[in-house]
RNA sequence: GCUGGUGUGGCUCAAUGGUAGAGCAGCUGACUUGUAAUCAGCAGGUUGAUGGUUCGAUUCCGUUCACCAGCU
Repeated sequence: GCUGGUGUGGCUCAAUGGUAGAGCAGCUGACUUGUAAUCAGCAGGUUGAUGGUUCGAUUCCGUUCACCAGCU
């Protein structure tokens, strides 16, 4: 330099163009003599950035950034 892949809560991952979700972690409460476990609830996201297509974009397209792999 070229090609491909990945990027979404603190972490691991979902989401066929139509309300962004789950598990774990966190906080509060219940339960318990107490802790753990269990149960109930709460909070936490400018979906890497930017532009475009569309009535509508995490999803499709362009550019760009970071990381990974391969080729040279």
This is a predicted structure of a 72-nucleotide RNA (transfer RNA) from a Clostridia bacterium.
The source organism's lineage runs through Bacteria, Bacillati, Bacillota and Clostridia.
The prediction has a mean pLDDT of 81.
Its Rfam family is "tRNA". About the family: Transfer RNA (tRNA) molecules are approximately 80 nucleotides in length. It is annotated as a transfer RNA.